[in-house]
Context: one part of a larger RNA
Molecule: small-subunit ribosomal RNA, 3' major domain
Organism: Minisyncoccota bacterium
RNA sequence: AGACGGGGACUCGCACAAGCGGUGGGGCAUGUGGUUUAAUUCGAUGGUAAACGAGACACCUCACCAGGGUUAGAAAUCCCGACGAAGACAGUCCGAAAGGAUUGUCGUCCGCAAGGACGGCGGGACAGGUGCUGCAUGGUUGCCGUCAGCUCGUGCCGUGAGGCGUUCCCUUAAGUGGGGUAACGAGCGCAACCCUUUCCCUGUGUUAUAUUUGUCACAGGGGACUGCCGUCGUAUAGACGGAGGAAGGCGAGGAUGACGUCAAAUCAGCAUGGCCCUUUGAUACCCUGGGCUACACACAUGCCACAAUGGUCAAUACAAUGGGCUGCCAAGCCGUAAGGCGGAGCUAAUCCCACCAAAAUUGGCCCCAGUUCAGAUUGAGGGCUGCAACUCGCCCUCAUGAAGUAGGAAUCGCUAGUAAUCGCGGAUCAGCACGCCGCGGUGAAUACGUUCUCGAGUCCUGUACU
Numbered sequence: 001a002g003a004c005g006g007g008g009a010c011u012c013g014c015a016c017a018a019g020c021g022g023u024g025g026g027g028c029a030u031g032u033g034g035u036u037u038a039a040u041u042c043g044a045u046g047g048u049a050a051a052c053g054a055g056a057c058a059c060c061u062c063a064c065c066a067g068g069g070u071u072a073g074a075a076a077u078c079c080c081g082a083c084g085a086a087g088a089c090a091g092u093c094c095g096a097a098a099g100g101a102u103u104g105u106c107g108u109c110c111g112c113a114a115g116g117a118c119g120g121c122g123g124g125a126c127a128g129g130u131g132c133u134g135c136a137u138g139g140u141u142g143c144c145g146u147c148a149g150c151u152c153g154u155g156c157c158g159u160g161a162g163g164c165g166u167u168c169c170c171u172u173a174a175g176u177g178g179g180g181u182a183a184c185g186a187g188c189g190c191a192a193c194c195c196u197u198u199c200c201c202u203g204u205g206u207u208a209u210a211u212u213u214g215u216c217a218c219a220g221g222g223g224a225c226u227g228c229c230g231u232c233g234u235a236u237a238g239a240c241g242g243a244g245g246a247a248g249g250c251g252a253g254g255a256u257g258a259c260g261u262c263a264a265a266u267c268a269g270c271a272u273g274g275c276c277c278u279u280u281g282a283u284a285c286c287c288u289g290g291g292c293u294a295c296a297c298a299c300a301u302g303c304c305a306c307a308a309u310g311g312u313c314a315a316u317a318c319a320a321u322g323g324g325c326u327g328c329c330a331a332g333c334c335g336u337a338a339g340g341c342g343g344a345g346c347u348a349a350u351c352c353c354a355c356c357a358a359a360a361u362u363g364g365c366c367c368c369a370g371u372u373c374a375g376a377u378u379g380a381g382g383g384c385u386g387c388a389a390c391u392c393g394c395c396c397u398c399a400u401g402a403a404g405u406a407g408g409a410a411u412c413g414c415u416a417g418u419a420a421u422c423g424c425g426g427a428u429c430a431g432c433a434c435g436c437c438g439c440g441g442u443g444a445a446u447a448c449g450u451u452c453u454c455g456a457g458u459c460c461u462g463u464a465c466u
Base pairs, nucleotide, nucleotide: 001466002465003463004462005461007460008459009458010457011456012455013454015450016449019414020413021412022411023410026304027303028302029301030300031299032298033297034295035294042053043052064290065289066288067287068286069285070284073126077125078124079123080122081121083119084118087106088105089104090103091102092101093100094099109116110115128277129276131275132274133273137271138270139266140265141264142262144260149188150187151186152185153184154183155164156163157162168179169178170177194254195253196252197251199222200221201220202219203218204217205216208213225248228242229241230240231239232238306407310366311365312364313363314362315361316360322353323352324351327346328345332341333340334339373404378399379398380397381396382395383394384393420442421441422440423439424438425437426436
């Protein structure tokens, strides 16, 4: 100087408390461990791994396993040689395919030439590797943490390591600002500049509408600054209350992540040093099939429930974000339905997904029961995608109807348009979403306070630690 303290002072954070809803019990989905397996490819492992890489495992993906095959190679550059324009077409045999063997037909580039272009073949330099090392690395990322810190120049103090500056008082979300001061300045961070949203104005207008027009869209401006008043305050910085205002003291949200820590993560996204495998058949490459989907069990994250603030039947309303040409697919018809036929419109504010919603509202039934709750599991029959749904997809109908009556110790999220609850869209994608990323609808309760738990910051202090 740090680090640590079951040391002190001060301060903060859904950290506790006050509340609301969950997890932990049940069934299922997904991931992980373990076990099993020919293989169950690999990585991630306290917080900071476990619906994570993966924003989609039937084949492919694919790295794993079994079997079959190729060897200058599936793709790249160059050299040499002999060929032939390039090449195209049709077969036969072996085979699961890949591949191998082989037959026939057609075809003969540019240039006077030297030579050149192109193609396969042979030979040679080489390729190839999701093989190893993230403890050789780049790049990227997680956590502390959007916490308020981390440093430098000159100067001063100290024998020196180093200190001061950055401590102190007030203040702030903030090393934010003010005052004081052996310091005076400065840099990276903070804040602001950027985007979205709430209010107003101006302009333009495809679409909407019969037209005007518009609360809509786009573009550019304005608006909020403690500006005004009062109280407190060193009458500074500021705090509290009020007015006006669409909005008030950082209005709300996003993007933005300092010096560094964990030899943190990633050689399998990519790149890359080193090492290793490849002339007789590979750790490269191709193919068929299997596996990544196994299942006494344990853990993690979710979904659905256990019901009456509910279930069911009927009727009636109200969104936003988005996506669409190998696409979205209307009307109409068929089918109980999934779906099928059909073909209008749309390269989209125009048409379609989608009259888009669901919770909600109104009315009827159920009357507290393992039930008109709940829906696992299983049987049968169908539909769709795709070369192909057996291992191993999704959906519909009928039947079947399991566990479950609010979950021990423990533990998680959330402070406002938030939690809770309800549906909708998108990426991936042929098909497949209870996951993820977004969107809107309805819409709370509570915060006395900082003693305690956890984490963090500043100063003082102790130390046998570095």